[in-house]
Context: one part of a larger RNA
RNA sequence: UGACGGGGACCCGCACAAGCGGUGGAGCAUGUGGUUUAAUUCGACGCAACGCGAAGAACCUUACCUGGGCUAGAAUGCCUCUGACAACCCUAGAGAUAGGGCCUCCAAGGUAAAACUUGGCAGAGUGCAAGGUGCCGCAUGGCUGUCGUCAGCUCGUGUCGUGAGAUGUUGGGUUAAGUCCCGCAACGAGCGCAACCCCCGUCUCUAGUUACCAGCGGGUCAUGCCGGGCACUCUAGAGAGACUGCCGGUGCCAAACCGGAGGAAGGUGGGGACGACGUCAAGUCAUCAUGGUCCUUACGUCCAGGGCUACACACGUGCUACAAUGGGCGGGACAGAGGGUUGCAAAGUCGCAAGGCGGAGCUAAUCCCGUAAACCCGUCCUCAGUUCGGAUUGUCCUCUGCAACCCGAGGGCAUGAAGCUGGAAUCGCUAGUAAUCGUGGAUCAGCUACGCCACGGUGAAUACGUUCCCGGGCCUUGCACA
Numbered sequence: 001u002g003a004c005g006g007g008g009a010c011c012c013g014c015a016c017a018a019g020c021g022g023u024g025g026a027g028c029a030u031g032u033g034g035u036u037u038a039a040u041u042c043g044a045c046g047c048a049a050c051g052c053g054a055a056g057a058a059c060c061u062u063a064c065c066u067g068g069g070c071u072a073g074a075a076u077g078c079c080u081c082u083g084a085c086a087a088c089c090c091u092a093g094a095g096a097u098a099g100g101g102c103c104u105c106c107a108a109g110g111u112a113a114a115a116c117u118u119g120g121c122a123g124a125g126u127g128c129a130a131g132g133u134g135c136c137g138c139a140u141g142g143c144u145g146u147c148g149u150c151a152g153c154u155c156g157u158g159u160c161g162u163g164a165g166a167u168g169u170u171g172g173g174u175u176a177a178g179u180c181c182c183g184c185a186a187c188g189a190g191c192g193c194a195a196c197c198c199c200c201g202u203c204u205c206u207a208g209u210u211a212c213c214a215g216c217g218g219g220u221c222a223u224g225c226c227g228g229g230c231a232c233u234c235u236a237g238a239g240a241g242a243c244u245g246c247c248g249g250u251g252c253c254a255a256a257c258c259g260g261a262g263g264a265a266g267g268u269g270g271g272g273a274c275g276a277c278g279u280c281a282a283g284u285c286a287u288c289a290u291g292g293u294c295c296u297u298a299c300g301u302c303c304a305g306g307g308c309u310a311c312a313c314a315c316g317u318g319c320u321a322c323a324a325u326g327g328g329c330g331g332g333a334c335a336g337a338g339g340g341u342u343g344c345a346a347a348g349u350c351g352c353a354a355g356g357c358g359g360a361g362c363u364a365a366u367c368c369c370g371u372a373a374a375c376c377c378g379u380c381c382u383c384a385g386u387u388c389g390g391a392u393u394g395u396c397c398u399c400u401g402c403a404a405c406c407c408g409a410g411g412g413c414a415u416g417a418a419g420c421u422g423g424a425a426u427c428g429c430u431a432g433u434a435a436u437c438g439u440g441g442a443u444c445a446g447c448u449a450c451g452c453c454a455c456g457g458u459g460a461a462u463a464c465g466u467u468c469c470c471g472g473g474c475c476u477u478g479c480a481c482a
Stems, first nucleotide, its partner, number of pairs: 001482002004478002007476002010473004015466002019429005026320008034311002042053002064306007077128002079125005088101005105120005131295002134293003140289002142284003145280001147278001152191006158167003171182003197272004202240007212229002216227003243266001246260005322422001327380006338369003343362002348357003388419001393414007435458007
């Protein structure tokens, strides 16, 4: 000087407390451990691994296993030779592949036409070379997590100290903040904080189609449907607006704090992006790159099938429930944000349904996905393993795809399991939040999505307080640690 203390002082955070809803019990989904297996590919392991890499494992993917093949190789540069190769068809084979048929080079220069030269493409050969998702993340780059959006981390000069170092950065206030003010042997500065950036909230101007419809006209069972209009909504560009600016009080005449006015918004308005010096030899050699090392008729590569989907069990994360604030049926209303041309697909029509036929329109403020659901109204049922719950199983179908046996999703009928609020323990959340309700998207042929990311609808309770638990900041003290 740091780190540490079941030392002290001060302060903060859904850290506790106050509340609301969960997890832990059940069934299922998913990830992991374990076990099993020919293989169940690999990585990730307290927080910060475990719906994580994977935003899509039937084949492919695929890295694993079994079997069948190849050895300059599946892909690439240079060199030599040849002029075809491929597609298509036939045969053998599980296929890779092998044999045969068919077809025969292209461009530029050159020539009467060729030959020829160069380049392209393909095949064969030979070597220099390739290839490896083999190993080391404790050899590395890059990227990332984490403490933590915590308020810290440093430097120059000066001063003090023999020196390590200190000072500044401590102190008194204050702040979300090393934020600002005052003081001070310090005076300044840098990286962080804040602001500048994006979205949302109010208003003005500009613009008016595909959006809109107040007034006018026309039309309809009805609808901005048509003429028309640019007011309103909206769209998307430019601006205005908030700065403790104003008033009162407190405070040191400070910084600031408390209250108020005006205002759409008030003290960082709400949200996002943005992550200091560093820590964990944290994670990743399997995104990629890269050093070393190892393999080279195999640890490379091609193919078929299997596996990654196993299942006495254990754990994590979720979904659905156990019901009446509910279930079923019928009727009625209101979003936002997205996606769509190898695509979204309307009307119509067939089917109980999944879906089939059909194909208008749309490269989309125009058309489509697309009826949002919770909600409201009516009605049935009245506490039961039930008209709760939907697992499991049987059977018949639909769709995608070369192909749903291993191993897809969806529909109809039947079947109806566990479960009656979950021990010890434990998690999230302070407002348009929690809870609850539906909608869309990426990946994607399809989908094991209940995941993830986004969007809106309805919409709470509680915070006395900082003694305690956890994490953190600053000062101080002790120290057998560095």
A computed fold for a 482-nucleotide part of an RNA from an uncultured bacterium, annotated as small-subunit ribosomal RNA, 3' major domain. Its mean pLDDT, the model's own confidence on a scale to 100, is 84.